[in-house]
This is a predicted structure of a 76-nucleotide RNA (c-di-GMP-I riboswitch aptamer) from a soil metagenome.
RNA sequence: GACAAAGCCAAACCCUUCGCAAGAGGGGGACGGAAUACCACGGGUCUUAGAAGACCAAGACGGCCGAGUUGCCGAA
Numbered sequence: 001g002a003c004a005a006a007g008c009c010a011a012a013c014c015c016u017u018c019g020c021a022a023g024a025g026g027g028g029g030a031c032g033g034a035a036u037a038c039c040a041c042g043g044g045u046c047u048u049a050g051a052a053g054a055c056c057a058a059g060a061c062g063g064c065c066g067a068g069u070u071g072c073c074g075a076a
Stems, first nucleotide, its partner, number of pairs: 001073001008033002013028006031063001037069002041066003044061005050055001
């Protein structure tokens, strides 16, 4: 970052396995994506437990935002 080109990933939904749950893995499927790769460091959202509550502990989400790390193609 171009109405270019080559690959890549894969939301919802369906099937299945795991988890108390949020969610995660696999198969199908494509809404999207150049960082929709990696990373729970800051914020946020969600789950479970505790607390009268403010909160708090342990988790989940990287396809919510930011920081950090890496990175395909490439005209003018």